[in-house]
RNA sequence: AUCGCAGGUCUCCUUAUCGCUCCAAAUUUUAUUUGGGGAGGAAAGUCUGGACACCAUAGUGCGGCGUAGCGGGUAACACCCGUCAUCUCGUUUACUCGGGAGCGGACAAGUGCAACAGAAAGCAAGUACAGUUAGGCUGUAGUGAAAUCAGGUAAACUCUAUGCGGUGAAACGCCACGUAAACCAGUGUUUGAGGGCUGCACGCUCGAGCUGGAGGGUAGGCGGAUUGAGAUUUUAAGUAAUUAAAGUCCUAGAUAAAUGAUAAGGUGCCGUGUUAAAACGGUAAACAGAAUCCGGCUUAUGGCCUGCUUUUUUU
Numbered sequence: 001a002u003c004g005c006a007g008g009u010c011u012c013c014u015u016a017u018c019g020c021u022c023c024a025a026a027u028u029u030u031a032u033u034u035g036g037g038g039a040g041g042a043a044a045g046u047c048u049g050g051a052c053a054c055c056a057u058a059g060u061g062c063g064g065c066g067u068a069g070c071g072g073g074u075a076a077c078a079c080c081c082g083u084c085a086u087c088u089c090g091u092u093u094a095c096u097c098g099g100g101a102g103c104g105g106a107c108a109a110g111u112g113c114a115a116c117a118g119a120a121a122g123c124a125a126g127u128a129c130a131g132u133u134a135g136g137c138u139g140u141a142g143u144g145a146a147a148u149c150a151g152g153u154a155a156a157c158u159c160u161a162u163g164c165g166g167u168g169a170a171a172c173g174c175c176a177c178g179u180a181a182a183c184c185a186g187u188g189u190u191u192g193a194g195g196g197c198u199g200c201a202c203g204c205u206c207g208a209g210c211u212g213g214a215g216g217g218u219a220g221g222c223g224g225a226u227u228g229a230g231a232u233u234u235u236a237a238g239u240a241a242u243u244a245a246a247g248u249c250c251u252a253g254a255u256a257a258a259u260g261a262u263a264a265g266g267u268g269c270c271g272u273g274u275u276a277a278a279a280c281g282g283u284a285a286a287c288a289g290a291a292u293c294c295g296g297c298u299u300a301u302g303g304c305c306u307g308c309u310u311u312u313u314u315u
Stems, first nucleotide, its partner, number of pairs: 001311001004308007012266007020038008040287001044298002047296005052168004059202004064164005069083005084104001086101005105159002110157002112153002127141005172223004183213005194206004230249008268283005
């Protein structure tokens, strides 16, 4: 100098003009003015834990799903932190020190899987040679990752222990308008049709309507909806994850879906340049757009920093 991997951090700031949209106030009041705000570190995947709402004041068993050394954190978790063991890299007199990994209960409860080679890949048989109590009884060799009731494998099925209700903002709640609360047929009304409690069974519970036909009316508005398990600074405790206290801040709310464009400057970064500077030029480049909200995991990816590594060159 170059290639890659891992971790961390940022992914912008100010002003002006125009455009879109939300909130507040006022007005000559249904659109005009003024002021304030407006898409991410992953908003993505729909994987996961919850908040919230409803089923709903009924469970039990089976099924299904998750977890798996020990301890801690958290609202909770399959997440995070620490530590032990195992493996691995470097290092050291020495598992001595440091880093990394993720699949850490059980293989004598059972069923599976292991190409080729080999006589043979498992409750049996048996190649060659040797010993022999003459029985593959014992040993050696050969093939193989693994050979004599053998080990390996359970992000193989499974078993053990333990935990778990379901649905999902198109949840759910309220209001307005309108018709036909009508008509026909079947069936049911405590001889209980039909519905609910997840999937099934039992059980419990609601229940006078239910199913089909022909025909008619409507599809509009409001809430949920953004003040939070919130963010941030300092101090204290703790190895850490995190917790507590004090202060400061308020930061999209659309509903076919707004959050943009241009210009100038700046910060950071890159290149040239220099003893070092100054100056000059370039540039926020890629991945990508909220839709009830929050925590986490996974995936995509640009700049910079740190660590390790590949290749090449010089000394």